A computed fold for a 292-nucleotide RNA from a Halobacteriovoraceae bacterium, annotated as Bacterial RNase P class A. Lineage of the source: Bacteria > Pseudomonadati > Bdellovibrionota > Bacteriovoracales > Halobacteriovoraceae. The model forms 92% of the base pairs in the Rfam consensus. It matches the Rfam family "Bacterial RNase P class A". Rfam's curators write: Ribonuclease P (RNase P) is a ubiquitous endoribonuclease, found in archaea, bacteria and eukarya as well as chloroplasts and mitochondria.
[in-house]
RNA sequence: CGAGAAGAAAAGGUCUUCGCGAGGCGCAAGCUUCGAGGAAAGUCCGGACGUCAAAGAGCAGCGUAGCGGGUAACGCCCGUCCACCGCGAGGUGAGGACAAGUGCAACAGAAAGCAAGUACAGUUCGGCUGUAGUGAAACCAGGUAAACUCUACGCGACGCAAGUCCAAAUAGGCCAAUGUUUGACCCCUGCUCGGGGGAGUUGGCGGGUAGGAUGCUUGAGCGAAUUGGCAACAAUUCGCCUAGAUGAAUGAAGGCCCUCGACAGAAUCCGGCUUAUACUUCUUCUCGGCCC
Numbered sequence: 001c002g003a004g005a006a007g008a009a010a011a012g013g014u015c016u017u018c019g020c021g022a023g024g025c026g027c028a029a030g031c032u033u034c035g036a037g038g039a040a041a042g043u044c045c046g047g048a049c050g051u052c053a054a055a056g057a058g059c060a061g062c063g064u065a066g067c068g069g070g071u072a073a074c075g076c077c078c079g080u081c082c083a084c085c086g087c088g089a090g091g092u093g094a095g096g097a098c099a100a101g102u103g104c105a106a107c108a109g110a111a112a113g114c115a116a117g118u119a120c121a122g123u124u125c126g127g128c129u130g131u132a133g134u135g136a137a138a139c140c141a142g143g144u145a146a147a148c149u150c151u152a153c154g155c156g157a158c159g160c161a162a163g164u165c166c167a168a169a170u171a172g173g174c175c176a177a178u179g180u181u182u183g184a185c186c187c188c189u190g191c192u193c194g195g196g197g198g199a200g201u202u203g204g205c206g207g208g209u210a211g212g213a214u215g216c217u218u219g220a221g222c223g224a225a226u227u228g229g230c231a232a233c234a235a236u237u238c239g240c241c242u243a244g245a246u247g248a249a250u251g252a253a254g255g256c257c258c259u260c261g262a263c264a265g266a267a268u269c270c271g272g273c274u275u276a277u278a279c280u281u282c283u284u285c286u287c288g289g290c291c292c
Stems, first nucleotide, its partner, number of pairs: 001288009012257007020035006037263001041274002044272005049159004061155005066080005081095001082093004096150002101148002103144002118132005163214004173205006185197004221240008258261001
């Protein structure tokens, strides 16, 4: 210098004006703080949390599969063995069992699993013995389980539109009081009389709808240092607070700078996997060439 391997970071910056969501302060006007991602995505695995179900055990069904470790848990991660690919750094792997049963198998071969029976020699005339020939394998513990199956282990169902609380109007339900010629109540009618209609009227309780609140964001959290460990990871100490909406905010205009900016936007919350992604930067390593 060229060609590669493994991993990590970053995801335009800044200023002014106006606006939006949430918290705090304030009687108010207003002031102030914070305000999307590495994937917020696919919803594919694993959990927390919640409601319902549920003694225990078994069957069925589904999933996982070398060995060891990590983790709340996993189908994830780390280490390692083996197999395959690569000169190499490295990469990939559904990698338990075919001494239980069933099934399947190109070409060659008489025959590849219960039906047929090659050639030569031997023979106790029984495919009984040996040899030859085909093949990875020949009358037998051959291959094949991302074939049925077996073994071991795991798995209750449904998801925050879960669930919990408060709670109008209308209709219906239950209870109590009162009333049906001893006439409540309503109308003429504001009052008394009178007239007419008349079987309900009043109060309470409870379920439930609209609506509201809660669940809701401080968490298996993030950063640094030290210690243990090959590592994944764990422990200790110190520091930090970082969206929480519900017609649902995170935007618009302008200025300057740069390497001229991709994929894409929260909706209960975490751990993973997978997929999308412009311009870049950094670390370690491999192979080849050249120069000193």